[in-house]
c-di-GMP-I riboswitch aptamer from Clostridiales bacterium Firm_18, 91 nucleotides, folded computationally. It matches the Rfam family "c-di-GMP-I riboswitch aptamer". Its family is annotated with cyclic-di-GMP binding in the Gene Ontology. The sequence was found by an Rfam model in a public genome assembly.
RNA sequence: AUUUGAGAAAAGCAAAGCUGCCUAAAGGCAGUUACGCAAAGCCAUAGGGUCUAAGUCCUUUUUGUAAAGGAUAUGAUAGCCGGUUGCCGCA
Numbered sequence: 001a002u003u004u005g006a007g008a009a010a011a012g013c014a015a016a017g018c019u020g021c022c023u024a025a026a027g028g029c030a031g032u033u034a035c036g037c038a039a040a041g042c043c044a045u046a047g048g049g050u051c052u053a054a055g056u057c058c059u060u061u062u063u064g065u066a067a068a069g070g071a072u073a074u075g076a077u078a079g080c081c082g083g084u085u086g087c088c089g090c091a
Stems, first nucleotide, its partner, number of pairs: 005088001012037002017032006035079001041084003047081002049077003055072007
């Protein structure tokens, strides 16, 4: 230095639930609490996947300025894969 991840060490993060707030929703923020994590650090129109559908378009119904359905991301997810940076050293 590269690979690699232990019956290590020193650190770190924080799922779900609950409470409050934001949001059309997905989801996010804060507190609490830990399911877990060798990157559960960072990166989201320029990699892929997944979730949502406000707005837009289309269709159907219809008493209607309405309802239902479908498509669609510029919204979200990195604790889905991926990219990228990094602690330690049993081997």
Description: The coordinates come from a structure-prediction model, not an experiment, and the mean pLDDT is 82.